[in-house]
RNA sequence: GCAAACCCGCUGAAAAGCGGUGACGCAGAGCUACGGGGCUACGGCGGUUCGCCGCCACGCCAGCCGGGCCGCCA
Repeated sequence: GCAAACCCGCUGAAAAGCGGUGACGCAGAGCUACGGGGCUACGGCGGUUCGCCGCCACGCCAGCCGGGCCGCCA
């Protein structure tokens, strides 16, 4: 310097994000979804006993790991 969980508000179909509160942690907890991994499924496709179920990221996670980029103090 940053700020996990919980709680409150807003956005979102959700995952999640943003703001407030709050510190579990982090010496790159800065940026980047490129590789692996994880989360969600509005919508699409298939199925259905019509309750719902399965699959799919074009949506997310950089505080899961690796790679790339930039960088402060002593």

Source information:
RNAcentral holds the sequence, with entries from MGnify. The RNA shown here (c-di-GMP-I riboswitch aptamer) has 74 nucleotides and comes from a soil metagenome. The model forms 100% of the base pairs in the Rfam consensus. It matches the Rfam family "c-di-GMP-I riboswitch aptamer". Gene Ontology term of the family: cyclic-di-GMP binding. Its mean pLDDT, the model's own confidence on a scale to 100, is 87.